[in-house]
RNA sequence: AUAGCAAGCCGGUCUAUCGCUGCAACUGAAGGGUUGGAGAGGAAAGUCUGGGCAAUGAAGAGCACCGUACUUCUGAAUAGGAAGAAGCUCGUGAGGGUUUAGUAACGUAGCAGAAAAUAACCGCCUUCGGGUAAGGGUGAAAAGGUGAGGUAAGAGCUCACCAAUGAGGUAGGUAACUAUCUUAGUUGUACGUCUUACGGGUUGCAAGACCAUGUAUAUCAUAAUUCCAUUUGGAGCAGAGCUGCUCGCUUUGUUUCGCAAGAAGUUGUGAGGGGUAGGUCGCUCGAAUUAGUGGGUAACUGCUAUUCUAGAUAAAUGAUAGACACUCCCUUGGGAGGACAGGACCCGGCUUAUAGGCUUGCUAUUUUC
Numbered sequence: 001a002u003a004g005c006a007a008g009c010c011g012g013u014c015u016a017u018c019g020c021u022g023c024a025a026c027u028g029a030a031g032g033g034u035u036g037g038a039g040a041g042g043a044a045a046g047u048c049u050g051g052g053c054a055a056u057g058a059a060g061a062g063c064a065c066c067g068u069a070c071u072u073c074u075g076a077a078u079a080g081g082a083a084g085a086a087g088c089u090c091g092u093g094a095g096g097g098u099u100u101a102g103u104a105a106c107g108u109a110g111c112a113g114a115a116a117a118u119a120a121c122c123g124c125c126u127u128c129g130g131g132u133a134a135g136g137g138u139g140a141a142a143a144g145g146u147g148a149g150g151u152a153a154g155a156g157c158u159c160a161c162c163a164a165u166g167a168g169g170u171a172g173g174u175a176a177c178u179a180u181c182u183u184a185g186u187u188g189u190a191c192g193u194c195u196u197a198c199g200g201g202u203u204g205c206a207a208g209a210c211c212a213u214g215u216a217u218a219u220c221a222u223a224a225u226u227c228c229a230u231u232u233g234g235a236g237c238a239g240a241g242c243u244g245c246u247c248g249c250u251u252u253g254u255u256u257c258g259c260a261a262g263a264a265g266u267u268g269u270g271a272g273g274g275g276u277a278g279g280u281c282g283c284u285c286g287a288a289u290u291a292g293u294g295g296g297u298a299a300c301u302g303c304u305a306u307u308c309u310a311g312a313u314a315a316a317u318g319a320u321a322g323a324c325a326c327u328c329c330c331u332u333g334g335g336a337g338g339a340c341a342g343g344a345c346c347c348g349g350c351u352u353a354u355a356g357g358c359u360u361g362c363u364a365u366u367u368u369c
Stems, first nucleotide, its partner, number of pairs: 001365010012324007020039002023036005041340001045351002048349005053204004060247004065200005070084005085100006101195002105193005121136002123132003144162006163187002165184008208281004219271007226235003236254006255264003288307001290305006326337005
């Protein structure tokens, strides 16, 4: 100097004028007026995800269903994040990607192949009954590898060394694990089902609460309205209550007339209709911002001080001027330029988009001293 890897930041600032919106105070009968502050983002996007908050009268258990699964730390968190371990893999490298509880059982692995785990095609041996899995072939994968002995021929059949796996000792590490030693002949691969442990109510601001206005639940169908005892309780039946199911618990109803049949009323289910759709709250002080300082490899976190920064509801900040900052071009002064993109209960996270610029550390190559 060039090309990369990793982490982070900015993406406009200030002043003035006009216009728009909301808030606070004062004022007006009202429409409104005056004054003073304030007024979109790093992703406001996606609607993926975790919570706060709200409703569900008070609980519970089991099954189903869903999710998580290496280690430690961090966090309000089932979201995530930081640092690390081992396996596989990409890169010359700095680094990047991915996987991670268990395996007793079950299933699948097309085609090829004799066979995909209770193996026998070619081959080798043979006492011709049979034996064999060392060599060959197929395949992504064929019963751990090399060598020696042994054998009729062969095979962990035996031995030596090595690899993987199981168990144990020592050292390091908070741990996952790492290194090393001893021992056991234990020895096929991948994926799924499954098993184990832990966790999880549901619905969501279109939640929910209140006020005003207005009305007819008219009408139809169907089921139930029972029994025992007499202080009102028990049984049965029908419903309600926190997912779906089961159990359990709590709770509501079981009425009036009539000799009876039945009628009225009530409740459940289904159909069918009527009224309203206006306003107030929820609605912004919050796991909050900014600065300094301490701890920590970092993610994060303690302390001190500081600040209050939209609250619309059918459409709320744009225009002009100047100065400064940044980028580009021409050369000492001028010209041009700006990406992705705008709330709707709030906060945290993840993902995606982004003209252009900046900072720090590291890697590779080349040149000069």
Predicted 3D model of a 369-nucleotide RNA (Bacterial RNase P class A) from Carboxylicivirga marina. Its mean pLDDT, the model's own confidence on a scale to 100, is 75. Of the family's consensus pairs, 92% are formed in the model. The sequence was found by an Rfam model in a public genome assembly.